Context: one part of a larger RNA
Molecule: small-subunit ribosomal RNA, central domain
Organism: Phragmites australis
C1' cells in the first nucleotide's frame, strides 16, 4: 500500500462553523474533452457538459405552543458560621473505643438583635433545553435555536469537510476583590511492627466574583455526519386533527424529539434491533502484535504547569 476494520478486542477527533476538495434531486435539449470500443456490420440507454424548466431536498414569510438554552440586572427565604444581649450552670465534642480540641475569663443548650459568604430543600420524573462542555429559588430586560400547523414564496440554493476558525467541565496560572461552609498542603490526636494512609481535632491555597490564560477528561452512547428503506407492542414530553355528554378527561390518529421491550437481519459473544451495531449510497477522521512510549529528538504553542505533532534501537 492493498485488504479488512473502528460499542466492549488496536481504532470515531470533546463539539460546532466553514474556504478548497469529494459527492449530489426530477424533466427536456445541446455536445468538445473524459469514458467505452479497437476486423466489419447493426446499434441503444445512462453518465458528463450546455441551456431551459419543475418541486419532492433545502431555505424564507405568515400563525402558534413548550423549554433549568444564553447574557445582564433586581429581589427572596431556610440553613451554616461569627458577633452581641438575656436565661442557665458543667460539661461539650468526637469515636469501634479514645484522645487532641472547646469550656467557670461561663462553653454546649435555648431565646432575641446584627453581619457575611456560598448554595438554592420540597416540586423532581427513566422529565425539559442546548453543538458539546453544560443548564434548576423568583421576577424583569435583551437574545439564539428547535418543533407543530396551514397555505404562500425562492427554485437544488444541498451533504460532507483536509488545512483554518470558534467554543470547551474540573484542576491549574496571572492581576484585583471576596472568603460563611468545605478542604489538597501542613500541624496535632489515634490506629499500627511502622502509618508519610484510612478515623478524629484544627487548617492554608483553592472553591466564589471581575478581566485574561490554559485547551485537557472514563470530554462516554466508550457508537463521526448526512440520506433512503426494513414486523410489531408499550410509556412519558411538546403539538395538530377526528370523535365525544362539546368541561377537563377518556378513545382513535399524524408529526417531532425522547425511553422500555421485541421479529427479521447482524454479531466472536455480549447484545443492537425504524435515533441499528440491519440493508444501501456519499463523505471525513482513525487502526494495523505486546512492551519500549504517548517516551526521546525536533518543531509549533503557553507566563508556567504543560499541550499538539510524534519515532527508533532493543526486547518478548
Nucleotide at each position: 500500500u492493498u485488504g479488512g476494520g473502528c460499542g466492549u478486542a488496536a481504532a470515531g477527533a470533546g463539539u460546532c462553523u466553514a474556504c478548497a476538495g469529494a459527492u449530489g434531486g426530477c424533466u427536456u435539449u445541446u455536445c468538445a474533452a473524459g469514458u467505452c470500443c479497437g476486423c466489419c456490420g447493426u446499434c441503444a440507454a445512462a453518465u458528463c457538459c450546455c441551456a431551459a424548466g419543475c418541486u419532492g431536498g433545502a431555505g424564507u414569510a405568515c400563525g402558534g405552543a413548550a423549554g433549568g438554552g444564553g447574557c445582564a440586572g433586581a429581589g427572596g427565604g431556610a440553613a451554616u458560621u461569627u458577633c452581641u444581649g438575656g436565661u442557665g450552670g458543667a460539661g461539650u465534642g468526637g469515636u469501634g473505643a479514645a484522645a487532641u480540641g472547646c469550656a467557670u475569663u461561663g462553653a454546649g443548650a435555648u431565646c432575641g438583635a446584627a453581619a457575611a459568604g456560598a448554595a438554592c430543600a420540597c416540586c423532581a420524573a427513566c422529565g425539559a433545553c442546548g453543538a458539546a462542555a453544560g443548564c434548576a429559588u423568583u421576577c424583569u430586560g435583551c437574545u439564539g435555536g428547535g418543533c407543530c400547523a396551514a397555505c404562500a414564496u425562492u427554485g437544488a440554493c444541498a451533504c460532507u469537510g483536509a488545512g483554518a476558525g470558534a467554543u470547551u467541565a474540573a484542576a491549574g496560572c496571572u492581576a484585583g476583590g471576596g472568603g460563611a461552609g468545605c478542604a489538597a498542603a501542613u500541624g496535632g490526636g489515634a490506629u499500627u511492627a511502622g502509618a508519610g494512609a484510612c478515623c478524629c481535632c484544627a487548617g492554608u491555597a483553592g472553591u466564589c466574583c471581575u478581566a485574561g490564560c490554559c485547551g485537557u477528561a472514563a470530554a462516554u452512547g466508550a457508537u463521526g455526519g448526512a440520506u433512503a428503506c426494513u414486523a410489531g407492542g408499550u410509556g412519558g414530553u411538546a403539538u395538530g386533527c377526528g370523535a365525544c355528554u362539546c368541561g377537563a378527561c377518556c378513545c382513535g390518529u399524524g408529526c417531532a424529539a425522547u425511553g422500555c421491550u421485541a421479529u427479521a437481519g447482524c454479531u466472536a459473544a455480549u447484545g443492537c434491533g425504524u435515533g441499528a451495531a440491519g440493508u444501501a449510497u456519499c463523505u471525513u477522521g482513525c487502526c494495523u502484535g505486546g512492551g519500549g512510549a504517548g517516551u526521546a529528538c525536533a518543531u509549533u504553542u503557553g507566563c508556567a504547569a504543560g499541550a499538539a505533532u510524534g519515532a527508533a534501537a532493543c526486547u518478548c